[in-house]
Molecule: transfer RNA
Organism: Candidatus Berkelbacteria bacterium
RNA sequence: GCCUGGGUAGCUCAGUGGUAGAGCAGAGGCCUGAAGAGCCUCGUGUCGGGAGUUCGAUUCUCUCCCCAGGCA
Numbered sequence: 001g002c003c004u005g006g007g008u009a010g011c012u013c014a015g016u017g018g019u020a021g022a023g024c025a026g027a028g029g030c031c032u033g034a035a036g037a038g039c040c041u042c043g044u045g046u047c048g049g050g051a052g053u054u055c056g057a058u059u060c061u062c063u064c065c066c067c068a069g070g071c072a
Stems, first nucleotide, its partner, number of pairs: 001071007010024004018055001026042005048064005
């Protein structure tokens, strides 16, 4: 330099055009003499930045940045 995959909640990841979710972690409550375990409830995330297409973009297109792998 070229190619491929990826960047979404504190972490691991879903979400393939219609106002963004799960698990874990965390907070509050119930329970217990207390704790642990268990059960219930709780998410205002510049969806990496910018531009474009569209009535509408996390999703499609272009460009830039970052991460991983491959080729040279």